Model confidence (mean pLDDT): 76 of 100.
Predicted 3D model of a 419-nucleotide RNA (Bacterial RNase P class A) from a Pseudomonadota bacterium.
It is recorded under the gene name rnpB.
Taxonomically the source falls in Pseudomonadota (Bacteria, Pseudomonadati).
It matches the Rfam family "Bacterial RNase P class A". It is annotated as a ribozyme. Rfam links the family to the GO terms dimeric ribonuclease P complex, ribonuclease P activity and tRNA processing.
RNA sequence: UCAGUCGGCUGGACGGCCGCUUCCGCAAGGAUCGAAAGGUCGCGGGGGAGGAAAGUCCGGGCUCCAUGGACAAACGGUGCCGGAUAACGUCCGGCGGGGGUGACCCCAGGGAAAGUGCCACAGAGAACGAACCGCCGGCGCUGCGGCGCAGGUAAGGGUGAAAAGGUGCGGUAAGAGCGCACCGCGUCCGCGGCAACGCAGACGGCAUGGUAAACCCCACCGGGAGCAAAACCGAAUAGGAACGGCAUCGUGGACAGUUCGCUUUCGGGCGAUAACUCCACAGGGCAUGUCUGGCUCGACCGUUCGGGUAGGUUGCUCGAGGCAGCGCGCAAGCGCUGUCCCAGAGGAAUGGCCGUCACGCGUCGUGUGCGCAAGUGCGCGGCGCCCUACAGAACCCGGCUUACAGGCCGGCUGAUCUU
Numbered sequence: 001u002c003a004g005u006c007g008g009c010u011g012g013a014c015g016g017c018c019g020c021u022u023c024c025g026c027a028a029g030g031a032u033c034g035a036a037a038g039g040u041c042g043c044g045g046g047g048g049a050g051g052a053a054a055g056u057c058c059g060g061g062c063u064c065c066a067u068g069g070a071c072a073a074a075c076g077g078u079g080c081c082g083g084a085u086a087a088c089g090u091c092c093g094g095c096g097g098g099g100g101u102g103a104c105c106c107c108a109g110g111g112a113a114a115g116u117g118c119c120a121c122a123g124a125g126a127a128c129g130a131a132c133c134g135c136c137g138g139c140g141c142u143g144c145g146g147c148g149c150a151g152g153u154a155a156g157g158g159u160g161a162a163a164a165g166g167u168g169c170g171g172u173a174a175g176a177g178c179g180c181a182c183c184g185c186g187u188c189c190g191c192g193g194c195a196a197c198g199c200a201g202a203c204g205g206c207a208u209g210g211u212a213a214a215c216c217c218c219a220c221c222g223g224g225a226g227c228a229a230a231a232c233c234g235a236a237u238a239g240g241a242a243c244g245g246c247a248u249c250g251u252g253g254a255c256a257g258u259u260c261g262c263u264u265u266c267g268g269g270c271g272a273u274a275a276c277u278c279c280a281c282a283g284g285g286c287a288u289g290u291c292u293g294g295c296u297c298g299a300c301c302g303u304u305c306g307g308g309u310a311g312g313u314u315g316c317u318c319g320a321g322g323c324a325g326c327g328c329g330c331a332a333g334c335g336c337u338g339u340c341c342c343a344g345a346g347g348a349a350u351g352g353c354c355g356u357c358a359c360g361c362g363u364c365g366u367g368u369g370c371g372c373a374a375g376u377g378c379g380c381g382g383c384g385c386c387c388u389a390c391a392g393a394a395c396c397c398g399g400c401u402u403a404c405a406g407g408c409c410g411g412c413u414g415a416u417c418u419u
Base pairs, nucleotide, nucleotide: 001415002414003413004412005411006410007409008408009407010406012357013356014355015354016353017352018351020048021047022046023045024044025043026042030041031040032039033038050390054401055400057399058398059397060396061395062226063225064224065223067293068292069291070290071289072288075222076221077220078219079218080094081093082092083091084090095109096107097106098105099104110217111216115215116214117211118210119209132157133156134153135152136151138149139148140147141146165183166182167181168180169179170178184206185204186203187202188201190199191198192197230314231313232312233311240305241304242303243302244301245300246298250281251280252279253278254277259272260271261270262269263268283297284296285295286294321340322339323338324337325336326335327334328333360385361384362383363382364381365380366379367378368377369376370375
């Protein structure tokens, strides 16, 4: 100097005039809108879109609900090891596999010996067995080129994504882990590591193709709905009707105003008992099932018809918060100290105009370096353009994914040149 790779920041600034919105303080107790609840109007001061606000893919905070608790199933999610976190399918660090000269990048990374399924076409043959071409020796024939029959073979060739582990040597009629060496595979011991796993050694000729982002098995995790959640205020109404289904109207006890009987000093007392009421048991119903507990007995299930409201306020921004420093940690991150308050709309606010500057682009001139030249890099000056990329909160937060003109900074790797 060029190329590559990883990470970070920015994506306009200042001033003036007019305008919008919200919060705080002051003032007023008046006007105005409204049926009401409630809202608007004055003065001063502070604040007012993003790194992705997008996607709605994950996880939560928060709110309410359900039949509360336990167990199980169904359904869904994750999938090497260790750590971080409120949590996650996220992030960090490792291990293994793959790509790359390298820095680095990628992996939907448990199980194929529990079972089922699939591997098109080609090919002899695609998972337990097989031989198309070929090779070998035996027998027979021969026109001496070979042909036929039975047998041996899987080293060579062909087909294919993949074909009875790979390379080499020996051996054989020709071959084959048939034997040997190395590699691969399996089992075991030792060492290192929290672990995934790695290193080294011994034994064994050793086959059990692939595919699980195919069904499945294993381990772990998981209630539902969502700010249109929900709470309050105001106003209004019908706790409505019909049809069908299913079940109950049972047992025991308590009470005793009603009734009956006895009695009475006429105030009442004692006994029996129906209804109502209460308690317990049984039966039915409610929600995936069981146990336990709860509610309920026109409760429940299904269908059809019908009534009221949809106005206002809260929820709504101080939070797993931002920034800085120090410490611990390889890191993700954690702790401590200090400091700051940085949008809260409600059909949806943050805008318009003017001036100056900056960044960038185009063009002209000029100085300088390189170059034979064409041209090109850098600096300065003039003119013109220039909210210029992706794009706008809607309860909030942590992630992931996607989009992004231009500009700036840093680490590492490779190539070349010079010293």